[in-house]
RNA sequence: CUUUGCCAAAGGCUACCUCGUGGGAAACUGCGAGCACGCAAAGCUAGAGGGGCUUCUUGAGGGUGACCUCAAAUGCCAGCCAGUUGCCAAA
Numbered sequence: 001c002u003u004u005g006c007c008a009a010a011g012g013c014u015a016c017c018u019c020g021u022g023g024g025a026a027a028c029u030g031c032g033a034g035c036a037c038g039c040a041a042a043g044c045u046a047g048a049g050g051g052g053c054u055u056c057u058u059g060a061g062g063g064u065g066a067c068c069u070c071a072a073a074u075g076c077c078a079g080c081c082a083g084u085u086g087c088c089a090a091a
Stems, first nucleotide, its partner, number of pairs: 002091004012039002017034007037079001043084003049081002051077003057072006
């Protein structure tokens, strides 16, 4: 440096749910406690690769109206793929 994660050691993270307390129109998300589905990158990157979610707002259409439908990220997801950095062990 490359490949691999069956074995060892030291550890790390924490989905879902519950309780408390915040942010957001929503998707979603911050902090504290508990739990442990799982993860060899479940570290980082959403300022520009793909994919997914949402629609305050804007546009179009409908409705007497309250409002409804459709489209679009600038919002969100890194525990979807991806990019990038990296610990330990083995070969």
Molecule: c-di-GMP-I riboswitch aptamer